[in-house]
Molecule: transfer RNA
Organism: Spirosoma linguale DSM 74
RNA sequence: GACUCUGUAGCUCAAUAGGCAGAGCAAUUGGUAGUCAAAAGUCAAUAAAUGACAGUUCGAAUCUGUCCGGAGUCA
Numbered sequence: 001g002a003c004u005c006u007g008u009a010g011c012u013c014a015a016u017a018g019g020c021a022g023a024g025c026a027a028u029u030g031g032u033a034g035u036c037a038a039a040a041g042u043c044a045a046u047a048a049a050u051g052a053c054a055g056u057u058c059g060a061a062u063c064u065g066u067c068c069g070g071a072g073u074c075a
Base pairs, nucleotide, nucleotide: 001074002073003072004071005070006069007068010025011024012023013022019058027046028045029044030043031042032041051067052066053065054064055063
């Protein structure tokens, strides 16, 4: 330098020929239990993401282009 794959929540992953962005773990808050006081436990609630910019479309995580990051193959 060319080509292929890849990028979604703090982490691991879904969302299947375009149609409400979710789960588990983790985190925060509150309750309960417990204790001198806590912590672990348990119940409930909450917050949090589509790498960036354009294009197509009524509608884009999904399709197209460019750029950025990662992995691989070839030279």